[in-house]
RNA sequence: UUUUCGAGGAGCGUUGCGACGGUUUUACCGCUAGGCUCGAAAAGUACUACAUAUCACAACGGCGCUCGCU
Numbered sequence: 001u002u003u004u005c006g007a008g009g010a011g012c013g014u015u016g017c018g019a020c021g022g023u024u025u026u027a028c029c030g031c032u033a034g035g036c037u038c039g040a041a042a043a044g045u046a047c048u049a050c051a052u053a054u055c056a057c058a059a060c061g062g063c064g065c066u067c068g069c070u
Stems, first nucleotide, its partner, number of pairs: 001043008009067006017035001020030003034060001
């Protein structure tokens, strides 16, 4: 860095940027408010000191409403 999984209390309505899909090639349509952060695993890259142990552990998330917790 990429992928997968888990977590960050929950629901309803709404807008539609990015991504995704469709399409008549370049615009339109559809869908869309966990796309962010933290942790674990695998793989890759880079670096050069490395390993072990212990402790601690969130901050955020368009707009409106509701519930839960404190």

SAH (S-adenosyl-L-homocysteine) riboswitch aptamer from a marine sediment metagenome, 70 nucleotides, folded computationally.
Its Rfam family is "SAH (S-adenosyl-L-homocysteine) riboswitch aptamer". The family has 52 seed sequences and 1,354 matches in Rfam 15.1. Gene Ontology terms of the family: regulation of gene expression and S-adenosylhomocysteine metabolic process.
Its mean pLDDT, the model's own confidence on a scale to 100, is 79.